Description
The RNA shown here (transfer RNA) has 72 nucleotides and comes from a Deltaproteobacteria bacterium. The organism belongs to Myxococcia, within Bacteria.

């Protein structure tokens, strides 16, 4: 240089055009002599950036950035 993949909550990841979610974590309460476990409630996001398509984009298309793999 060429090809492919990934980027969504603090972490690991779902979500293939119509209200952004789960598990773990964190906070509060209950429980306990206390801690843990358990139970209940709560906390969470400019969906990497930028343009385009569309009535409507996390999702489709282009460009860019970062990371990973393959290849010369």
């Nucleotide at each position: 240089g060429g090809g492919c993949g990934c980027a969504u909550a603090g972490c690991u990841c779902a979500g293939u055009g119509g209200c952004a979610g789960a598990g773990c974590g964190c906070c509060u309460g209950c429980u306990u002599u206390a801690c843990a476990c358990g139970c209940a409630g709560g906390u969470g996001g400019u969906c990497g950036c930028u343009g385009g398509u569309u009535c409507a984009a996390u999702c489709c298309c282009g460009g860019c950035u970062g990371c990973g793999c393959c290849u010369a």
The sequence is in RNAcentral, with records from ENA. Rfam family: tRNA. Rfam classes the family as a transfer RNA.